Guanidine-I riboswitch aptamer from Oceanobacillus piezotolerans, 100 nucleotides, folded computationally.
The source organism's lineage runs through Bacteria, Bacillota, Bacilli, Caryophanales and Oceanobacillus.
Rfam family: Guanidine-I riboswitch aptamer. The literature on the family includes a 2004 paper in Proc Natl Acad Sci U S A by Barrick et al., "New RNA motifs suggest an expanded scope for riboswitches in bacterial genetic control". Gene Ontology term of the family: regulation of gene expression.
RNA sequence: AGAGGAGUUUCCUAGGGUUCCGCAGUACACUAUACUGGUCUGGUCCGAGAGGAAACGCACGAACGCUUCGUGUACACGGAGGGACAAAAACCCGGGAGGA
Numbered sequence: 001a002g003a004g005g006a007g008u009u010u011c012c013u014a015g016g017g018u019u020c021c022g023c024a025g026u027a028c029a030c031u032a033u034a035c036u037g038g039u040c041u042g043g044u045c046c047g048a049g050a051g052g053a054a055a056c057g058c059a060c061g062a063a064c065g066c067u068u069c070g071u072g073u074a075c076a077c078g079g080a081g082g083g084a085c086a087a088a089a090a091c092c093c094g095g096g097a098g099g100a
Stems, first nucleotide, its partner, number of pairs: 007056006015046002020043002022040001023037005057073007075095001077098001081093003
């Protein structure tokens, strides 16, 4: 200096905005509707490589019987800018650029 590897999914959370619901205001109604508001706590929704839990996978070692059990699965500071969905974000670009 280069290559490969550091696993996947689900549920949840930090966080996020505003398509829908709700809420508030205004208008107009006659039984509902339209507009505005996320500088509205919320429900639906999005959601972590470096957050949590579980299941599976993988590696090694045991027993051996039609598979089971055990151990392990380390470490991890991070812009700006851009992208998607209605929109935003610790989502994606990205274990990126950079740094130690």